Model confidence (mean pLDDT): 86 of 100. The part of an RNA shown here (large-subunit ribosomal RNA, domain VI) has 245 nucleotides and comes from a bacterium.

Context: one part of a larger RNA
RNA sequence: CGUAGAUAUUUGAGGGAAGUCGACCCUAGUACGAGAGGACCGGGUUGAACGAACCUCUGGUGUACCGGCUUUGCUACCAAGUGAAGUGCCGGGUAGCUAUGUUCGGACGGGAUAAGCGCUGAAAGCAUCUAAGCGCGAAGCCUCUCCCAAGAUUAGAUAUCAUGAGCUCCUGGAAGACUACCAGGUUGAUAGGCUCUAGGUGUAAGCGUGGUAACGCGUUAAGCCGAGGAGUACUAAUACGCUCA
Numbered sequence: 001c002g003u004a005g006a007u008a009u010u011u012g013a014g015g016g017a018a019g020u021c022g023a024c025c026c027u028a029g030u031a032c033g034a035g036a037g038g039a040c041c042g043g044g045u046u047g048a049a050c051g052a053a054c055c056u057c058u059g060g061u062g063u064a065c066c067g068g069c070u071u072u073g074c075u076a077c078c079a080a081g082u083g084a085a086g087u088g089c090c091g092g093g094u095a096g097c098u099a100u101g102u103u104c105g106g107a108c109g110g111g112a113u114a115a116g117c118g119c120u121g122a123a124a125g126c127a128u129c130u131a132a133g134c135g136c137g138a139a140g141c142c143u144c145u146c147c148c149a150a151g152a153u154u155a156g157a158u159a160u161c162a163u164g165a166g167c168u169c170c171u172g173g174a175a176g177a178c179u180a181c182c183a184g185g186u187u188g189a190u191a192g193g194c195u196c197u198a199g200g201u202g203u204a205a206g207c208g209u210g211g212u213a214a215c216g217c218g219u220u221a222a223g224c225c226g227a228g229g230a231g232u233a234c235u236a237a238u239a240c241g242c243u244c245a
Stems, first nucleotide, its partner, number of pairs: 001151001005161006014148004020048007032037001050105005058099004065092005070085006109143003116136004164244004169185005190236003193232005199225003206219005
């Protein structure tokens, strides 16, 4: 820009993805075979590699969370903190992101066939799967499964609306380079704050008490807490403006 209004939901021409391979058990030590050995067909179980999604579990990370330890500077000193030392070093760890973790997948079926196996059957009184005709038959082909898809210019369909719709701007996001997309903008839970809570760390400071002291014990499952959940208008989403119809 087109599809001669908008929004939503769709059909599917067409395209893409997938397609793998074992082992064990039963049938059955059966058929077969002198024996040794040892099935087809059919049914079940369990794996490998590969792929997708996800974070409940197992782990990783988690320099904005908690704790421990050292040297040194500062807060006059003690105590308690804080800066620097690769996050100073070390032990853990929420969300998120993750694999080595978890779940799931390859299926079932249909159609036409290949090699091959047949039926009927002449040419050629026989025979012959073939010449006419009719079947069966593959991980392969077309479907079936999943994804994209009406610029499929053959531009489709259905429903609703048609006088309001959108933008800028702002608060944000399991969305993101920007844009876009999505959730909201006081008729409001969008983010922050606050409250409660999950979860993490592991019993704060102060005081008391025991010990000469290092330190222990009690108050105390304490104190603190980033990105989790819920609630709550306290703060910020004000106001003005623009475009199209």

Its Rfam family is "Bacterial large subunit ribosomal RNA". RNAcentral holds the full RNA, with entries from ENA.